[in-house]
RNA sequence: GGGCCCGUGGCCUAGCUGGGAAGGCGUCUCCUUUGCAAGGAGAAGAUCGUCGGUUCGAGUCCGACCGGGUCCA
Numbered sequence: 001g002g003g004c005c006c007g008u009g010g011c012c013u014a015g016c017u018g019g020g021a022a023g024g025c026g027u028c029u030c031c032u033u034u035g036c037a038a039g040g041a042g043a044a045g046a047u048c049g050u051c052g053g054u055u056c057g058a059g060u061c062c063g064a065c066c067g068g069g070u071c072c073a
Stems, first nucleotide, its partner, number of pairs: 001072007010025004019056001027043005049065005
C1' cells in the first nucleotide's frame, strides 16, 4: 500500500427482508433479614464510530474517513 471482517448503554451480545433499539452482567431504589449475601419488584442509562448520500422513513443500503482485527505484498 491492497483485500476481507468488525464498531450498538459502564462491559458483553442480539437486532431477521429498511418502518416500535432488545437481552445478560453491572449501577440505583424498594421489599425480604438483627445485619450481609442470595432472592423478588421497579428505575435510570445508547447522537447505534464520524461526515455525507439514497429514501416518505436508515442501527440496517451506498461513499469517504477514523479506530480495531486478520490476510497478502
A computed fold for a 73-nucleotide RNA from a Caldilineaceae bacterium, annotated as transfer RNA. The coordinates come from a structure-prediction model, not an experiment, and the mean pLDDT is 81. The RNAcentral record of the sequence draws on ENA.